[in-house]
RNAcentral holds the full RNA, with entries from ENA.
A computed fold for a 729-nucleotide part of an RNA from a Candidatus Bathyarchaeia archaeon, annotated as large-subunit ribosomal RNA, domain II.

Context: one part of a larger RNA
RNA sequence: GCCGGGGAGCUCACGAUCGUGGCAAGCUUAAAGGCAAAAACCUGCAAGCGUAGGAAAACCGAUAAGUGUGAAGCUGGCGCAAGCCAGCUAGGCACAAGGUCUGAAAGGGCCUGGAGUCACGGUGGUGAACGCUAGAAACCGGGCGAUCUAGCCCCGGGUAGGGCGAAGUCAGGCGAAAGCCUGGUGGAAGCCCGAAAGGGUGCUAACGUGCAAUUUGUUCCCCUGACCUGGGGCUAGGGGCUAAAGACCAAUCUAGCCCGGUGAUAGCUAGUUCCCUCCGAAGUAGGUCGCAGCCUAGUCUCAAGCGAGAUCGCCGAUGGGGUAGAGCACUGAUUGGAAAGUAAGGAGCCGAAAGGCUCCCCUUUUCUUUCAAACUCCGAAUCCACCGGCAUCGUAGACCUUGGGAAACGGGUUAUGGGGGGUAAGCCCCUAUGCCGAGAGGGGAACAACUCAGACUGAGGUUAAGGCCCCCAAGUGCUGGCUAAGUGUGACAAGAAAGGCGUUAUCAGCCCCAGACAGCGGGGAGGUAGGCUUAGAAGCAGCCAUCCUUCAAAGAAAGCGUAACAGCUCACCCGCCGAGGCUGAUGGCCCUGAAAAUGGACGGGGCUAAGCCAGCCGCCGAUACCUCGGGGCACGACUUUUUGUCGUGAUCCGGUAGGAGGGCGUCCUGACUGGGUAGAAGCUGGGUCGUGAGAUCCAGUGGACCGGUUCAGGAUUGCAGAUCCCGGU
Numbered sequence: 001g002c003c004g005g006g007g008a009g010c011u012c013a014c015g016a017u018c019g020u021g022g023c024a025a026g027c028u029u030a031a032a033g034g035c036a037a038a039a040a041c042c043u044g045c046a047a048g049c050g051u052a053g054g055a056a057a058a059c060c061g062a063u064a065a066g067u068g069u070g071a072a073g074c075u076g077g078c079g080c081a082a083g084c085c086a087g088c089u090a091g092g093c094a095c096a097a098g099g100u101c102u103g104a105a106a107g108g109g110c111c112u113g114g115a116g117u118c119a120c121g122g123u124g125g126u127g128a129a130c131g132c133u134a135g136a137a138a139c140c141g142g143g144c145g146a147u148c149u150a151g152c153c154c155c156g157g158g159u160a161g162g163g164c165g166a167a168g169u170c171a172g173g174c175g176a177a178a179g180c181c182u183g184g185u186g187g188a189a190g191c192c193c194g195a196a197a198g199g200g201u202g203c204u205a206a207c208g209u210g211c212a213a214u215u216u217g218u219u220c221c222c223c224u225g226a227c228c229u230g231g232g233g234c235u236a237g238g239g240g241c242u243a244a245a246g247a248c249c250a251a252u253c254u255a256g257c258c259c260g261g262u263g264a265u266a267g268c269u270a271g272u273u274c275c276c277u278c279c280g281a282a283g284u285a286g287g288u289c290g291c292a293g294c295c296u297a298g299u300c301u302c303a304a305g306c307g308a309g310a311u312c313g314c315c316g317a318u319g320g321g322g323u324a325g326a327g328c329a330c331u332g333a334u335u336g337g338a339a340a341g342u343a344a345g346g347a348g349c350c351g352a353a354a355g356g357c358u359c360c361c362c363u364u365u366u367c368u369u370u371c372a373a374a375c376u377c378c379g380a381a382u383c384c385a386c387c388g389g390c391a392u393c394g395u396a397g398a399c400c401u402u403g404g405g406a407a408a409c410g411g412g413u414u415a416u417g418g419g420g421g422g423u424a425a426g427c428c429c430c431u432a433u434g435c436c437g438a439g440a441g442g443g444g445a446a447c448a449a450c451u452c453a454g455a456c457u458g459a460g461g462u463u464a465a466g467g468c469c470c471c472c473a474a475g476u477g478c479u480g481g482c483u484a485a486g487u488g489u490g491a492c493a494a495g496a497a498a499g500g501c502g503u504u505a506u507c508a509g510c511c512c513c514a515g516a517c518a519g520c521g522g523g524g525a526g527g528u529a530g531g532c533u534u535a536g537a538a539g540c541a542g543c544c545a546u547c548c549u550u551c552a553a554a555g556a557a558a559g560c561g562u563a564a565c566a567g568c569u570c571a572c573c574c575g576c577c578g579a580g581g582c583u584g585a586u587g588g589c590c591c592u593g594a595a596a597a598u599g600g601a602c603g604g605g606g607c608u609a610a611g612c613c614a615g616c617c618g619c620c621g622a623u624a625c626c627u628c629g630g631g632g633c634a635c636g637a638c639u640u641u642u643u644g645u646c647g648u649g650a651u652c653c654g655g656u657a658g659g660a661g662g663g664c665g666u667c668c669u670g671a672c673u674g675g676g677u678a679g680a681a682g683c684u685g686g687g688u689c690g691u692g693a694g695a696u697c698c699a700g701u702g703g704a705c706c707g708g709u710u711c712a713g714g715a716u717u718g719c720a721g722a723u724c725c726c727g728g729u
Stems, first nucleotide, its partner, number of pairs: 001729006011129001012127003016123008026049002032043003053060002063096001066095004073088006097112006132271004139261006150235009159225001161193003168185007198221002202218002205216002237253001239249002274663006284297005300405006309393003313390004318385003325378001326376002331372003336367006345360006411436003415433007441452003456630007466620003469605003475617001477616006488607002498592003502589010519576005525549003530544003555570001558569003631653002633649006664718001666715005671709005682701008
């Protein structure tokens, strides 16, 4: 892991609500007693709830009905019918009236035209209750431990060998002496080397389901001492002991172990067992020692009441607003100029000084330029309120009100808009809607929230998005263009500034058979080496000027070149040639710009269309739509009302948390009624029925008990999960 068995919302009390029943302005007994001895029944006039409220209290103290409305219903009339009209009117509502409190009063608050109570049952709730099951680390009490280990006490035991050579002392020498020197002797030391013993440094070796819950190997430390060790004894849990590591106190220690309080508590985690039907959320606001929780409201569900209107949408009217935009009229920021004023300040000039003049600065006016969330002379679209109409919903009961029960209070969004913060983020915080959450199906290669579309069930058909060469259903479809880059074949899901004599299209201007553009051939001169400058300056370092002549044409020169010349081109002209050429602007597609880590991505193959642009015709394609059959639910009518039949549903049948309803099955009890050795239960295999939980039948096995009911009840009542428990494998 699998299989079998076990395995989790129970009980009591309280109050709530709904239903049924009894009695009813009343209802009911409790303890206890009597009879009976199973329940019941009788007594029990205590208590409780209700029958009156208002007020803090003293205290005072209510309609037994006046008026109106008129839903349901009933009666009558009319009408073929749908329905309409009139009347009565329980319930409901409004007015009036009343009680009381407050107040000077007006007014206001609460209450008043009698329905409760008892029992039983259902449901959910609450409880300092063990309270669905399982789960802490802990806390407290009482005991047990020093056979491990820490320290101490008592009685014992152990420590190969070697080295070094303290004090003391002897002899000799020296000295006045103290004493010193030399050589012996001597044998000290928490001395040295090193076995046993003790330890446990490195290899971060071996081992690492081990030989071993700390070992093995080698290396290493220490080995007369604060040494090692045997036996006996003492210290005990907030306590011991500690050369101190929070170490050790029996493989347990920042407070031992055992039992008890104890099923501690857990806002946390995991699990929580059959089916179907109807509806169907929230992740928001306020509060909170509040942020993993809870309470109230909002949102969901169920039931009841009332009785006629309701409002997501569209149109119109009337109000409201100060956003987008725009603007500079205010506030604030801002470019340049003009004019006038001022003369305090700065600068300059004049003057011996006083002072003068000019400019700047400053102020005002005016022209001009640019801005604003906290500017507005203006000002939308949307939006909000209310009214009317349309539309939709509603007497098959909406809206609203009351009550029972929740869940939820971690949201997400690369969706479309509007914002705040941030360089930005699969970032954080708001807002209006959609979607996911709780939504399946088709498309998007794959892909919660992109697209189409909201799935009761079976069958057939038609489409949507998206596609139609093959994988892969459907066009190797048609027409006209573009692209040569494998660009592309990607809706989102990349590509900029800057470039391109890539190509294509449109437009404009100019030149051109009196010959354009390009190419080739020829000429390209003279005054003159213009003047100046300069060592030189001759078309071409630089400055000034830039004329004239001959010509078909030729610059006092556009470039290269020389030290300066020379030289080679160009402009310009002629010839050859023979038809378009040059320039600019704007589109389309394409190219460069273009870099990421294993080799790789149009989904792939592949494609020159099977790419891109524009148009057209077909086809494929979903649980969408249509048709047919069936089921459920809701509602209506009828009914032989347990239930069934018929009808309606374009506007019902996706669904997590959750609410509500109806069923299936197991065990047991009662009533009724059955089966079984001519084969019960159980098991194995199969058939049929039911939306399903399940039911039933057949065959085999098995060998003794087992069922059924439109019945009435009671539950230790349903397992895949809980690192669930026990057993097997």